[in-house]
RNA sequence: UGUGCUUAAAGCUCAACCUGUUGCAAAACAGGGGCGGAAAACCACGGGUCUUACGUUUAGAUAGCCGAGUUACCAAG
Numbered sequence: 001u002g003u004g005c006u007u008a009a010a011g012c013u014c015a016a017c018c019u020g021u022u023g024c025a026a027a028a029c030a031g032g033g034g035c036g037g038a039a040a041a042c043c044a045c046g047g048g049u050c051u052u053a054c055g056u057u058u059a060g061a062u063a064g065c066c067g068a069g070u071u072a073c074c075a076a077g
Base pairs, nucleotide, nucleotide: 005077006076007075012037013036017032018031019030020029021028022027035064041070042069045067046066047065048062049061050060051059
């Protein structure tokens, strides 16, 4: 320097469920909780899934569903 095959430490993130708030809803945020994660980090570009009161040009949600793109932490073998 490269790789991420094996293992360790520290830290990070955090499902279901419960409580509160927001929203029509999907869902989001905060706290508890811990199934998990080595990109479960970012990004709605493609596909998928979900919601849609008012309105009629529909408008949204999901990155912990998959792919593309961007970036990235740590020691030993």
Model confidence (mean pLDDT): 76 of 100. A computed fold for a 77-nucleotide RNA from a Pseudomonadota bacterium, annotated as c-di-GMP-I riboswitch aptamer. It matches the Rfam family "c-di-GMP-I riboswitch aptamer". From the family's description: GEMM was predicted in a large-scale screen for bacterial structured RNA regulatory elements.